[in-house]
RNA sequence: GGAUGAAAGACUGGAGAAGUUCGCUAAACGCGGAUGCCGAAGGUGCAAGUUCCUUUUUUGGAAUGAAUCUCUCAGGCAAAAGGACAGUUUUUUUGGU
Numbered sequence: 001g002g003a004u005g006a007a008a009g010a011c012u013g014g015a016g017a018a019g020u021u022c023g024c025u026a027a028a029c030g031c032g033g034a035u036g037c038c039g040a041a042g043g044u045g046c047a048a049g050u051u052c053c054u055u056u057u058u059u060g061g062a063a064u065g066a067a068u069c070u071c072u073c074a075g076g077c078a079a080a081a082g083g084a085c086a087g088u089u090u091u092u093u094u095g096g097u
Stems, first nucleotide, its partner, number of pairs: 005093009018035001020034005036077003042073001043071001045069001049064005
């Protein structure tokens, strides 16, 4: 001197799917039930590969193993809120040359 990576904060953008139906209630967008849906909080599952065991060989089995894929447990289906992820910026840290 500060490439790159990591963490945290601030700001901006940010999809999908019933403003369904029944009941409670003075009433409601609230609460409870029913039915139908959505995937982008979180969570579940696994391909190649790798490791181990088994078999003369072929093979067979186990462990590990990513996602915006998958499941729909959780969450969600007007707006608001939330929201993976992306961009800008600040701070801390890392420290290629």
The RNA shown here (Glycine riboswitch aptamer) has 97 nucleotides. Its Rfam family is "Glycine riboswitch aptamer". Rfam describes the family as follows. This family represents the bacterial glycine riboswitch. The sequence was found by an Rfam model in a public genome assembly.